[in-house]
RNA sequence: AUCAGAAAAAGGCAAACCUAUUGAGAAGUAGGGACGCAAAGUUACAGAUCCGUAAAAUGCAUAGGAUUUCGGAUGGCUGAGCUACCUGA
Numbered sequence: 001a002u003c004a005g006a007a008a009a010a011g012g013c014a015a016a017c018c019u020a021u022u023g024a025g026a027a028g029u030a031g032g033g034a035c036g037c038a039a040a041g042u043u044a045c046a047g048a049u050c051c052g053u054a055a056a057a058u059g060c061a062u063a064g065g066a067u068u069u070c071g072g073a074u075g076g077c078u079g080a081g082c083u084a085c086c087u088g089a
Base pairs, nucleotide, nucleotide: 002089003088004087005086012037013036017032018031019030020029021028022027035076041082042081043080045079046078047077048074049073050072051071052070055069056068057067058066
């Protein structure tokens, strides 16, 4: 340096839920809390899923919902990029 692993050792992160708060919403942030995680570190590039304040178009027609564009969210959905402790080869 590369590959593999999480048995050991040192550690780390923190699901659901609750409280407060931001947001139209998905969801985020802080505190509590641990389901789990060998990258559950980081990056919305490609898929996938979710949301729809606003705009445009489609079509239905009582009007309100649906689809698309577009915008947003999710890295603990998958892939990919970058970085990394320990052990073994």